Predicted 3D model of a 519-nucleotide part of an RNA (small-subunit ribosomal RNA, 5' domain) from a moss metagenome. Rfam family: Bacterial small subunit ribosomal RNA. RNAcentral holds the full RNA, with entries from SILVA. Model confidence (mean pLDDT): 86 of 100.
[in-house]
Context: one part of a larger RNA
RNA sequence: GAACGAACGCUGGCGGCGUGCUUAACACAUGCAAGUCGCGUGCGCAGUCUGUAGCAAUACAGGCCGGCGCACGGCGCACGGGUGCGUAACACGUGGGCAAUCUGCCCUCUGAUGGGGAAUAACCCGCCGAAAGGCGGGCUAAUUCCGCAUACCAUUCCCUGGACCUCGGUCUGGGUACUGAAAGCCGUAAGGCGUCAGAGGAGGAGCCCGCGCCCGAUUAGCUAGUUGGUGAGGUAACGGCUCACCAAGGCAAUGAUCGGUAGCUGGUCUGAGAGGAUGAUCAGCCACACUGGAACUGAGACACGGUCCAGACUCCUACGGGAGGCAGCAGUGGGGAAUCUUGCACAAUGGGCGAAAGCCUGAUGCAGCGACGCCGCGUGGGGGAUGAAGCAUUUCGGUGUGUAAACCCCUUUCGACCGGGAAGAAUGCCUCGCAAGAGGAGUGACGGUACCGGUAUAAGAAGCCCCGGCUAACUACGUGCCAGCAGCCGCGGUAAGACGUAGGGGGCCAGCGUUGUUC
Numbered sequence: 001g002a003a004c005g006a007a008c009g010c011u012g013g014c015g016g017c018g019u020g021c022u023u024a025a026c027a028c029a030u031g032c033a034a035g036u037c038g039c040g041u042g043c044g045c046a047g048u049c050u051g052u053a054g055c056a057a058u059a060c061a062g063g064c065c066g067g068c069g070c071a072c073g074g075c076g077c078a079c080g081g082g083u084g085c086g087u088a089a090c091a092c093g094u095g096g097g098c099a100a101u102c103u104g105c106c107c108u109c110u111g112a113u114g115g116g117g118a119a120u121a122a123c124c125c126g127c128c129g130a131a132a133g134g135c136g137g138g139c140u141a142a143u144u145c146c147g148c149a150u151a152c153c154a155u156u157c158c159c160u161g162g163a164c165c166u167c168g169g170u171c172u173g174g175g176u177a178c179u180g181a182a183a184g185c186c187g188u189a190a191g192g193c194g195u196c197a198g199a200g201g202a203g204g205a206g207c208c209c210g211c212g213c214c215c216g217a218u219u220a221g222c223u224a225g226u227u228g229g230u231g232a233g234g235u236a237a238c239g240g241c242u243c244a245c246c247a248a249g250g251c252a253a254u255g256a257u258c259g260g261u262a263g264c265u266g267g268u269c270u271g272a273g274a275g276g277a278u279g280a281u282c283a284g285c286c287a288c289a290c291u292g293g294a295a296c297u298g299a300g301a302c303a304c305g306g307u308c309c310a311g312a313c314u315c316c317u318a319c320g321g322g323a324g325g326c327a328g329c330a331g332u333g334g335g336g337a338a339u340c341u342u343g344c345a346c347a348a349u350g351g352g353c354g355a356a357a358g359c360c361u362g363a364u365g366c367a368g369c370g371a372c373g374c375c376g377c378g379u380g381g382g383g384g385a386u387g388a389a390g391c392a393u394u395u396c397g398g399u400g401u402g403u404a405a406a407c408c409c410c411u412u413u414c415g416a417c418c419g420g421g422a423a424g425a426a427u428g429c430c431u432c433g434c435a436a437g438a439g440g441a442g443u444g445a446c447g448g449u450a451c452c453g454g455u456a457u458a459a460g461a462a463g464c465c466c467c468g469g470c471u472a473a474c475u476a477c478g479u480g481c482c483a484g485c486a487g488c489c490g491c492g493g494u495a496a497g498a499c500g501u502a503g504g505g506g507g508c509c510a511g512c513g514u515u516g517u518u519c
Base pairs, nucleotide, nucleotide: 001519002518003517004516006515007514008513009512010511013377014376015375016374017373018372019370020369021335026333027332028331030330031329032328035075036074037073040072041071042070043069044068045067047064048063049062050061051060052059053058082288083287084286092212093211094210095209096208097207098206101205102204103203106201107200108199109198110197111196112195113194114148116146117145118144123138124137125136126135127134128133153180154179156177158175159174160173161172162171163170164169184193185192186191214260215259216258221251222250223249226248227247228246229245230244231243232242233241263285264284265283266282267278268277269276270275290311291310292309293308294307313324314323315322316321341367343366344365345364349363350361351360352359353358380410381409382408383407390401391400392399393398414460416455417454418453419452420451424446429440430439431438432437463508464507465506466505467504468489469488470487474503475502476501477500478499484491485490
């Protein structure tokens, strides 16, 4: 000098864009943050309309592009959002490999969707429990579950040909046998949406390898599933991944092992660069979800707002037993020098579900608070005296503040008030049409905001640090090694340009200084 997620002191007019628990991965009151589908299905309730019976109340039946609820079923909940504890590791970065692999939804293509059976929740009845909840009996549906048939095809085995090959195998064709499917819904219909088997793709994931990746030798030896082999098990898949047996290996001064520290990267800061430091916000990857462990479901988890076990903590309890997990968004306590609203909206973008209408979405879009940062603007402009007053100083003559003020003329940004007032919105929906397309009714949280026009007035808007040298800017008084200053040198003991105050001056400016940290 530059920089900062900063803090502290004094001060503070406006706007735009950013940004805001760096500490206790400390504990959390309250609300919200993941649902959705009736065009898969059963039942209950209320409504409304129509019909039948009836004088009526009412009962029964049927309807509603109908409503609410419980439950089965499907998809989602593995995304999105948070944090950086752990991790020195194939975690990450980069470049490769898988002839050792998996893949829901989506796209392309091929073939199918036949015929049966069963259970169960909700519901009803009974029982237990303070509750959380549980047990028994009975009824019932399905795109729930289970057999059977069929098999383009796939699996496994055998026979047989071709191509390639890293010589281990891989790809591809033919034949025999074995095992393996399915579900319907909407629609008058046409058809649409689904379902099953298979091939390919896209995107995603898993595994392996080369290289790169902090400090300590006051850590020198480490290792028994350890290193390799054979066989088996396991996995989507290779593999000591696991196990049995066999061999005795494997790593290390090119730093093994041990200890400390740490998420990694794109980047960021600095620097002429080389380099050094760093990893907030944004983006990619990883890890974690009260602590430790485990599996279940599923295409995908060993699963933040799922399950089970153990532990600590908090809460409820009828003392028998139960409930909970903000490192989601707000918010509270605590810690700390220090870090925000218990806001609005799904209008847009994106996501989940749905045929759609739509519902959900603290993702997101916005608003609020903070000079925390960067950028922009303003606090007025011109004229105006050999120069008012005040203040300061003085050799008492004067000098400085100083065109500064007053005064005259002008302008009106920002702010205030009045009027107008957006873009962000087109999808989707409805009608017509075979289609291309045409027409129509609408949808804005921000926000009466931005922006535009107008009204009035210089009117509402300047501070902070410094002035001994380094270093730009000097006098007076007070104080008297006191009180104090100080980044270094050093000032202060009676004329202090260094302390305190005042006048004056210098620097920066809605900021200015100080502290901390990095280069």